[in-house]
Context: one part of a larger RNA
RNA sequence: UUGAGCUUAAAGCGUUCGUAGCCAGUAUGGAAAGUCCCUGCUCAAAUCCGGUCGCCUAACGGUCGGGCUGGUAGGGAUACUUCCUGACUUGGAGACGGGAGACGGUGACGGUAUUCCACAGGUAAGGGUGAAAUCUAAUGAUCUGUGGAGGACCACCAGUGGCGAAGGCGGUCACCGAGAACGUGCUCGACGGUGAGGAACGAAACCUAGGGUAGCGAAUCGGAUUAGAUACCCGCGUAGUCCUAGGCGUAAACGAUGCCCGUUAAGUGUUGCAUUGGCCACGAGCCACUGCGGUGCUGCAGCGAAAGCGAUAAACGGGCCGCUUGGGAAGUACGGUCGCAAGACUGAAACUU
Numbered sequence: 001u002u003g004a005g006c007u008u009a010a011a012g013c014g015u016u017c018g019u020a021g022c023c024a025g026u027a028u029g030g031a032a033a034g035u036c037c038c039u040g041c042u043c044a045a046a047u048c049c050g051g052u053c054g055c056c057u058a059a060c061g062g063u064c065g066g067g068c069u070g071g072u073a074g075g076g077a078u079a080c081u082u083c084c085u086g087a088c089u090u091g092g093a094g095a096c097g098g099g100a101g102a103c104g105g106u107g108a109c110g111g112u113a114u115u116c117c118a119c120a121g122g123u124a125a126g127g128g129u130g131a132a133a134u135c136u137a138a139u140g141a142u143c144u145g146u147g148g149a150g151g152a153c154c155a156c157c158a159g160u161g162g163c164g165a166a167g168g169c170g171g172u173c174a175c176c177g178a179g180a181a182c183g184u185g186c187u188c189g190a191c192g193g194u195g196a197g198g199a200a201c202g203a204a205a206c207c208u209a210g211g212g213u214a215g216c217g218a219a220u221c222g223g224a225u226u227a228g229a230u231a232c233c234c235g236c237g238u239a240g241u242c243c244u245a246g247g248c249g250u251a252a253a254c255g256a257u258g259c260c261c262g263u264u265a266a267g268u269g270u271u272g273c274a275u276u277g278g279c280c281a282c283g284a285g286c287c288a289c290u291g292c293g294g295u296g297c298u299g300c301a302g303c304g305a306a307a308g309c310g311a312u313a314a315a316c317g318g319g320c321c322g323c324u325u326g327g328g329a330a331g332u333a334c335g336g337u338c339g340c341a342a343g344a345c346u347g348a349a350a351c352u353u
Base pairs, nucleotide, nucleotide: 003325004324005323006322007307008306012321014201015200016199017198021194022193023192025088026087029084030083031082033081034080035077036076037075038074039073040072041071042070048066049065051064053062091191092188093187094186095184096183097182103177104176105175106174107173108172109171110154111153115149116148117147118146119145120144121143125136126135162169163168206247207246208245209244210243211242215241216240221235222234223233258320259319260318261317262316263315266298267297268296269295270294271293272292273291274290276288277287278286279285302309303308326353327352328351335346336345337344338343
């Protein structure tokens, strides 16, 4: 529970697409379903009336009248909502143009380092720590040089820089594919917004099958530390980390801030595109102003419990969805759906306080 809210107190679905629904530009004409007005009928009795009249009367009772709120029929109004008709261009979409980008997929190529192997040089330690030891080393280690193998990664550039719906994306090149911004104002002409269900994508870990395994490294083992040490530190090291094809569907999936539209002081960076002007070693060059889009900081009004937010709002309004309703029990039980499993989603109550 017709309320008040959702950055941090409970509360924004991880993200996008989209069905129903809800909501929805401008001006004209028409219809008249909603809406509004008038009239008729109906709305049993009782109840109700600060309506009437009696009863010395306020109740009680009687009498006459009236409804309220609806229903239905007829007539009328047309601002708004709705429907129909033909228009419009600002929302939206498309076209064309030259730019920006770690955006996605596939393939090829490259780079340093670690490790290992071979050969050569060379001799006694190396390694590790707070200190040590386990460990490696006269079967020649560590170290130096040359060559090779293999896997992973991509220093500098690198930036509160960029791109992407989010997760996320960083060596170079090619091919295939996608999105956004800007400019022109050329085309369509409301085609839009949100979105219950639904669908797709979705870090890491984990699972299935097959490969791969240099480094790192859950588990395990050993050495230390310690009262103990199932740890922190050290030496090894399996799964994993990597690739291919599937599954899982969760995260402090965070801006802890849903999406879309409009309105509302300024200042200062940065990034993309564009106009104009200047400089020019004419280069895809440099500088400045301005416009639009992104991304930071400061800040007026306003908001806020405050911290703070502040045109990228947590300000002022509108549309739609999701969610919250004391703590615990509990994201548990039961049931259902999904999953190979792990488990995920949905999700209580008794009781307690």

Predicted 3D model of a 353-nucleotide part of an RNA (small-subunit ribosomal RNA, central domain) from a Candidatus Thorarchaeaceae archaeon. Model confidence (mean pLDDT): 85 of 100. RNAcentral holds the full RNA, with entries from ENA.